RNA sequence: UUGAAUAGAUGGCAUACUUACCGAAAAGUAAGGACGCAAAACUAGAGGGUCUAAAUAAUUUAUUAUAUGACAGCCAGUUGCAAAG
Numbered sequence: 001u002u003g004a005a006u007a008g009a010u011g012g013c014a015u016a017c018u019u020a021c022c023g024a025a026a027a028g029u030a031a032g033g034a035c036g037c038a039a040a041a042c043u044a045g046a047g048g049g050u051c052u053a054a055a056u057a058a059u060u061u062a063u064u065a066u067a068u069g070a071c072a073g074c075c076a077g078u079u080g081c082a083a084a085g
Base pairs, nucleotide, nucleotide: 001084002083012037013036017032018031019030020029021028035073041078042077043076047075048074049071050070051069055066056065057064058063059062
């Protein structure tokens, strides 16, 4: 400097699902569990996107709209290990 391609450890992370807690929900936390991951590390008022709709508003009264709630394992941005040069 690259970390494109190749490569992945007696190391790291952990999908679905289950249990408990928590929350209006989406989600989150812990334990179990591994679908996968070379950034599955960090960033969610100051990029896009997605999920939810307590509350508020509207109306056709059970629907619609809206984030101030979430998601980084959607893209993106930032940093970076082994290894290689």
The RNA shown here (c-di-GMP-I riboswitch aptamer) has 85 nucleotides and comes from Acetobacterium bakii. Model confidence (mean pLDDT): 77 of 100. Of the family's consensus pairs, 95% are formed in the model.